[in-house]
């Protein structure tokens, strides 16, 4: 460097649910609030699932990184 993740140390983020806000909607920002998280940092690349428009097959846009895989940066080191 890389691997790996503890009854370690600093710290980090922030479910649901409330308010206020944008969106047609999934959902999204800003406060509260913690259900959890070793990347629950970031990216929509693939796959899921959601939303919207088309008569319909199916398509096309968009949401979801706290669905799942992947790619990319990081903080500490007991074994």
């Nucleotide at each position: 460097u890389u691997c790996a993740g503890a009854u370690a140390a600093a710290g980090c983020c922030a479910a649901a649910c409330c308010c206020a806000u944008u969106g047609u909607g999934a959902a999204g920002u800003g406060g509260g609030g913690a259900c959890g998280g070793a990347a629950a940092g970031c990216c929509a690349c693939g796959g899921g699932u959601c939303u919207u428009a088309a008569a319909a097959a199916u398509u096309a846009a968009g949401a979801u990184a706290g669905c799942c895989g992947g790619g990319u940066u990081g903080c500490c080191u007991a074994c």
This is a predicted structure of a 79-nucleotide RNA (c-di-GMP-I riboswitch aptamer) from a Desulfobacteraceae bacterium. Of the family's consensus pairs, 95% are formed in the model. Model confidence (mean pLDDT): 87 of 100. The sequence was found by an Rfam model in a public genome assembly. Rfam family: c-di-GMP-I riboswitch aptamer. Rfam links the family to the GO term cyclic-di-GMP binding. About the family: GEMM was predicted in a large-scale screen for bacterial structured RNA regulatory elements.